[in-house]
Notes: Small-subunit ribosomal RNA, central domain from an uncultured prokaryote, 351 nucleotides, folded computationally. Its mean pLDDT, the model's own confidence on a scale to 100, is 87.
Context: one part of a larger RNA
RNA sequence: CUGGGCGUAAAGGGUAUGUAGGCGGACUGUUAAGCAGGAGGUGAAAGCCCGGGGCUCAACCCCGGAAGUGCUUUCGAAACUGCUAAUCUAGGAGUGCAGGAGAGGAAAGCGGAAUUCCCAGUGUAGCGGUGAAAUGCAUUGAUAUUGGGAAGAACACCGGUGGCGAAGGCGGCUUUCUGGUCUGUUACUGACGCUGAGAUACGAAAGCCAGGGGAGCAAAGGGGAUUAGAUACCCCCGUAGUCCUGGCCGUAAACGAUGGGCACUAGGUGGAGGAGGUAUCGAUCCCUUCUCUGUCGCAGCUAACGCAUUAAGUGCCCCGCCUGGGGAGUACGGUCGCAAGGCUGAAACUC
Numbered sequence: 001c002u003g004g005g006c007g008u009a010a011a012g013g014g015u016a017u018g019u020a021g022g023c024g025g026a027c028u029g030u031u032a033a034g035c036a037g038g039a040g041g042u043g044a045a046a047g048c049c050c051g052g053g054g055c056u057c058a059a060c061c062c063c064g065g066a067a068g069u070g071c072u073u074u075c076g077a078a079a080c081u082g083c084u085a086a087u088c089u090a091g092g093a094g095u096g097c098a099g100g101a102g103a104g105g106a107a108a109g110c111g112g113a114a115u116u117c118c119c120a121g122u123g124u125a126g127c128g129g130u131g132a133a134a135u136g137c138a139u140u141g142a143u144a145u146u147g148g149g150a151a152g153a154a155c156a157c158c159g160g161u162g163g164c165g166a167a168g169g170c171g172g173c174u175u176u177c178u179g180g181u182c183u184g185u186u187a188c189u190g191a192c193g194c195u196g197a198g199a200u201a202c203g204a205a206a207g208c209c210a211g212g213g214g215a216g217c218a219a220a221g222g223g224g225a226u227u228a229g230a231u232a233c234c235c236c237c238g239u240a241g242u243c244c245u246g247g248c249c250g251u252a253a254a255c256g257a258u259g260g261g262c263a264c265u266a267g268g269u270g271g272a273g274g275a276g277g278u279a280u281c282g283a284u285c286c287c288u289u290c291u292c293u294g295u296c297g298c299a300g301c302u303a304a305c306g307c308a309u310u311a312a313g314u315g316c317c318c319c320g321c322c323u324g325g326g327g328a329g330u331a332c333g334g335u336c337g338c339a340a341g342g343c344u345g346a347a348a349c350u351c
Base pairs, nucleotide, nucleotide: 004322005321006320007305008304012319014202015201016200017199021195022194023193025088026087028085029084031082033081034080037075038074039073040072041071042070049065050064051063052062053061054060092192093189094188095187096185097184098183099182100181104178105177106176107175108174109173110172111155115151116150117149118148119147120146121145122144126137127136163170164169207248208247209246210245211244212243216242217241221237222236223235224234259318260317261316262315263314264313267296268295269294270293271292272291273290274289275288276287277286279284300307301306324351325350326349333344334343335342336341
C1' cells in the first nucleotide's frame, strides 16, 4: 500500500464554524476532457511465456511467435461523468409572513429559608462529637431560646429516563439585550447543497497571573482517636481553593465509551412541544399529522452481549482514527504555555 475494521476486543477527533479539496437535484442544447469502440504508429535487443531446433541429456545456445495490460495519432459515437449556455421548483437549501415552547447565552436589579459571626434579653452547667472516646467549646456564662444587626455562598418544594444548548453545560424572581429551534402558510430566491485536511472559535473540574471577596465547605498543615504501625478511613480545628472581575491553561470515563449528512426498511406503548379534523354549549375525549425524547420488540446485523425508523439494519458521500503486549503517550526534535504542562510522537530491548 492492499485488504479488513473503529458501542464493550486496537481504533470516532471534546464540540462547532468554515478555507482548500472530495462529492452533489430536475430538464434541454453545445462540447468531447474523462469513459467506451475501430484503425495506424511506437512499445530496442536480451530475459520471462509458448512452439521448434543444436551440443549424447540438462544447464547453456539458436530460430519463430506471443506478451509487453502502456504511450501517441486519427476516425466516428454521445448514454453516463465533466465543461459550457439557457431554463425549472410540491421535492434539497434558504428567506418572508402568522404563531409556539424552553434551567439556551449576557448584563443589571430584587427575594426568602438556612449557615456563621456580632450586639442585647431569658437562663445554668454543660455543649459538641463517636462504634466507644478524646482533642475542641463553656462560669470572662457556652449549648438552648428570643429580638436586632452583618456577611458570603447556594437557590428547598415545583423537579419529571421533563425542557434547552454544537459540545462543555444550564435551575429562586423581575427587567433589558440576544442565539437557536418547532408548527402552519405556501408568497419569494432558484441548487445557493453535504462534508471538511489546515485554520479559527468555544471548551467541566483542577491549576496559574493581577485585583477584590471570604459565610459554609475544605487539598496542605496541626491536634484527638483507631492501629503492630496509620504519613489513611472517624473526630476537632484549619490555609490555599471554592465566589467576583480581567487574562492564561486546553485537559477529562469531554461517554451514547457509538463522527457528520441524505435515503430506505414490521410494529406496540409512554413523555414533551405544536397544527388540523370529528363529536360537544363548553370542558374534554377520540382520530390524523410534524418535531423532540424514553421503553419493548420483528426482519436484518453482531464473537457474544446486545442494536433494532434516535440502528450497531440496507446503501451512497465526506472527514477522523486502528494495525500484537510491554517499553510509552516515554525519549529526542519541533511547537504552544508565566508555570504546571499540552500537542506532535519514535527506537533499542523484551515477551